Large-subunit ribosomal RNA, domain VI from a metagenome, 270 nucleotides, folded computationally. Model confidence (mean pLDDT): 90 of 100.
[in-house]
Context: one part of a larger RNA
RNA sequence: CGUUGGAGACUUGAGGGAAGCUGUUCUUAGUACGAGAGGACCGGAAUGGACACACCUCUGGUGUUUCGGUUGUGACGCCAGUCGCAUUGCCGAGUAGCUAUGUGUGGAAAGGAUAACCGCUGAAAGCAUCUAAGCGGGAAGCCCCUCCCAAGAUUAGGUCUCCCUGAUUAUUUAAUAAUCCUAAAGAUCCCUCGAAGACUACGAGGUUGAUAGGCUAGGUGUGGAAGUACAGCAAUGUAUGAAGCUAACUAGUACUAAUUGAUCGUGAGG
Numbered sequence: 001c002g003u004u005g006g007a008g009a010c011u012u013g014a015g016g017g018a019a020g021c022u023g024u025u026c027u028u029a030g031u032a033c034g035a036g037a038g039g040a041c042c043g044g045a046a047u048g049g050a051c052a053c054a055c056c057u058c059u060g061g062u063g064u065u066u067c068g069g070u071u072g073u074g075a076c077g078c079c080a081g082u083c084g085c086a087u088u089g090c091c092g093a094g095u096a097g098c099u100a101u102g103u104g105u106g107g108a109a110a111g112g113a114u115a116a117c118c119g120c121u122g123a124a125a126g127c128a129u130c131u132a133a134g135c136g137g138g139a140a141g142c143c144c145c146u147c148c149c150a151a152g153a154u155u156a157g158g159u160c161u162c163c164c165u166g167a168u169u170a171u172u173u174a175a176u177a178a179u180c181c182u183a184a185a186g187a188u189c190c191c192u193c194g195a196a197g198a199c200u201a202c203g204a205g206g207u208u209g210a211u212a213g214g215c216u217a218g219g220u221g222u223g224g225a226a227g228u229a230c231a232g233c234a235a236u237g238u239a240u241g242a243a244g245c246u247a248a249c250u251a252g253u254a255c256u257a258a259u260u261g262a263u264c265g266u267g268a269g270g
Stems, first nucleotide, its partner, number of pairs: 001152001005163007015149004021049007033038001051106005059100004066093005071086006111143002117137004164269001166180005171174001181267001186264004190206005211257003214253005221245002227240005
């Protein structure tokens, strides 16, 4: 820009894409078959490999925004307690998120037309013949079925709901132009954000509000804070006390910030 008024939702599926794999064991059955040795078809079940998709409950990884230990040095006047720098100084753990080596799921089943091939009936050719007329079976392959995208599918589809029902003048009298009035439904700008994201887009909200921050409560992690008291010459230990602190997690709560506004979009439509 189009889709023949505009808008908000929900859809159909022309067409396109993805997927399509396979082992072993048990059973049928030591059966059919075979002198024996050996050893099935058909059918039923279990469990794997590789691959694909999704996810983070578990097992782990990461986790320079959490907690603790510790070395050197500097600072806060000193002690104590903290902080800066040294690769995050080094080390031990670890929430959320992201992850695989972790977890879950998948290939199916059914249908249609067939290939090689196997048949029925059957002449030409009194026989024979799956073929000439006619009728069946038959594959991981083909078309469907499953999953994803999809009406720019210009053949531009469908359903539901919402909105707009003025005036005058002019001329080359027509999907005409100009002036005044009017400005809907809805959308955007802007702002608070996100398991969305390069930007944009998408999604959640904007006081009739839990969108983010803060606060409160909880969870999780760390592992027993500071201060004080006691024991010990001291290093240190014990008690107060499962202590103190706690990121991205969960819930609640308007305390802070989403203020006020502006713009687009028209007037009934071949």